[in-house]
Context: one part of a larger RNA
Molecule: small-subunit ribosomal RNA, 5' domain
Organism: uncultured prokaryote
RNA sequence: GAUUGAACGCUGGCGGCAGGCUUAACACAUGCAAGUCGAGCGGUAACAGAUCUAGCUUGCUAGAUGCUGACGAGCGGCGGAGGGGUGAGUAACGCAUGGGAAUCUGCCCGAUAGAGGGGGAUAGCCCGGGGAAACCCGGAUUAAUACCGCAUAAACCCUACGGGGAAAAGCAGGGGAUCUUCGGACCUUGCGCUCUUCCGGACCUUGCGCUAUCGGAUGAGCCCAUGUCGGAUUAGCUAGUUGGUGAGGUAAGAGCUCACCAAGGCGACGAUCCGUAGCUGGUCUGAGAGGAUGAUCAGCCACACUGGGACUGAGACACGGCCCAGACUCCUACGGGAGGCAGCAGUGGGGAAUAUUGCACAAUGGGCGCAAGCCUGAUGCAGCCAUACGGCGUGUGUGAAGAAGGCUCUAGGGUCGUAAAGCACUUUAAGCAGGGAGGAAAGGAUUGUAGUUAAUAGCUACGAUCUGUGACGUUACCUGCAGAAUAAGCACCGGCUAACUCCGUGCCAGCAGCCGCGGUAAUACGGAGUGUGCAAGCGUUAAUC
Numbered sequence: 001g002a003u004u005g006a007a008c009g010c011u012g013g014c015g016g017c018a019g020g021c022u023u024a025a026c027a028c029a030u031g032c033a034a035g036u037c038g039a040g041c042g043g044u045a046a047c048a049g050a051u052c053u054a055g056c057u058u059g060c061u062a063g064a065u066g067c068u069g070a071c072g073a074g075c076g077g078c079g080g081a082g083g084g085g086u087g088a089g090u091a092a093c094g095c096a097u098g099g100g101a102a103u104c105u106g107c108c109c110g111a112u113a114g115a116g117g118g119g120g121a122u123a124g125c126c127c128g129g130g131g132a133a134a135c136c137c138g139g140a141u142u143a144a145u146a147c148c149g150c151a152u153a154a155a156c157c158c159u160a161c162g163g164g165g166a167a168a169a170g171c172a173g174g175g176g177a178u179c180u181u182c183g184g185a186c187c188u189u190g191c192g193c194u195c196u197u198c199c200g201g202a203c204c205u206u207g208c209g210c211u212a213u214c215g216g217a218u219g220a221g222c223c224c225a226u227g228u229c230g231g232a233u234u235a236g237c238u239a240g241u242u243g244g245u246g247a248g249g250u251a252a253g254a255g256c257u258c259a260c261c262a263a264g265g266c267g268a269c270g271a272u273c274c275g276u277a278g279c280u281g282g283u284c285u286g287a288g289a290g291g292a293u294g295a296u297c298a299g300c301c302a303c304a305c306u307g308g309g310a311c312u313g314a315g316a317c318a319c320g321g322c323c324c325a326g327a328c329u330c331c332u333a334c335g336g337g338a339g340g341c342a343g344c345a346g347u348g349g350g351g352a353a354u355a356u357u358g359c360a361c362a363a364u365g366g367g368c369g370c371a372a373g374c375c376u377g378a379u380g381c382a383g384c385c386a387u388a389c390g391g392c393g394u395g396u397g398u399g400a401a402g403a404a405g406g407c408u409c410u411a412g413g414g415u416c417g418u419a420a421a422g423c424a425c426u427u428u429a430a431g432c433a434g435g436g437a438g439g440a441a442a443g444g445a446u447u448g449u450a451g452u453u454a455a456u457a458g459c460u461a462c463g464a465u466c467u468g469u470g471a472c473g474u475u476a477c478c479u480g481c482a483g484a485a486u487a488a489g490c491a492c493c494g495g496c497u498a499a500c501u502c503c504g505u506g507c508c509a510g511c512a513g514c515c516g517c518g519g520u521a522a523u524a525c526g527g528a529g530u531g532u533g534c535a536a537g538c539g540u541u542a543a544u545c
Stems, first nucleotide, its partner, number of pairs: 001545004006541005013392002016389001018387001019385002021350001026348003030345003035078003040075002043071002047069003050065007085303003094228007103220002108216007116150001118148002126139005156165003170208006183199003229275003236266003241263008278300004282293004305326005328339004356382001358381003364378001365376004395425004405416004429486001431481005439472001443467010489534004494515003500529005510517002
């Protein structure tokens, strides 16, 4: 000199833009942070509508009907392996760079082949029981894109090449012109039959799904080489250890595991042990080489109260899943239960020190869904903090009687100083009032063209018209109004180092980064006036180069 996730002291006007627990991976009250699908299913707890019944205050009340919109709980599907947090552990194939072969990959894209025919359960509901609760047990009954056989197998797997093995699910929209019939429901009725009406199926068609396989894309697992902090006052380390054979195991190579055999393997080019530490792109500094560092943002890794374990699944050995053990906290009827903020806010504690229990899904992105949409503390915004960077302002011009006053003085004067006052202007920003973009693309309704088709339904693609969605937000920006009005401090002045006098003090009180000042005229202490430097900041401390 530059720099900082800074802190402290004094001071403090306004926007912009970024950042904000570096310490206790300490403990956590409360709320929220992962749901969604009725176009998979049986259904109907709540809400709304419709119809019917009853009562009457004649448009209300009560009841019934899943009939419709919807939908609690439940079965089922997809997602809870993403997104978000933290850096404890880890000196390691963890990370970085470059290679490799023995693998898997839901959703997505392209392609081939199929989607036939059956079955038995079980939640829910109902009934009964146990428990303080958490919750649990028994009985009866029911559905599916839930579950299980059978059939079939182009491609797939195994093969001794003869053969053997393995699959599936439907749902929704539209048509219903022609043919053929069939089934169900409702109404009516004493019962049966017939007729009528409505709905559904067969049939045609469109879309979304389903199964097997091949290829792609994406993601993930594995192996190798090189690099990756300090200590030798750590010199030897190693028995699944190193290799082989054969088995097992995995999605996959491998001592990954096991049996047997051999005795290897690593090490002064630093093994082993100890300490410290997430790694990188980067960041800071420096002319560079290098040194230091790894906040924010991005990639990878690891962790989720501590330790262990598996289940499910395409993917986890799973932050807001399960089981066991432990510590801690809470509830309890003492029999037993519940919990995990290193998600966002917030609390206590620790600390020199670090923010709101805010708004919104309007945008971007994600999950689910055909969609409308729902969810989203991701995200977008707002709040707090001069924490950093950058911008603007705190007036402008004129004004000598060089006013008053302060300080100083050789008592003449000098200086603060055109500074002030006065006069003439301006109005940025703040204030008040009015106007006012952009962030909005979508979505919905109607409709045109094209495709699909038997179809002028429906669906898909591209348009047209109308409608229509903003948390921020009293937005940015623009215009008007009034008035210099509302806005300057901090450090320093012996040398280094820009800037000097007076008073007080008298080796005292004190200063100090180094040299050093102070013992009676101190430019070095304290105050004052002048001055110097920076400026909404200025100094100090800490830290790096």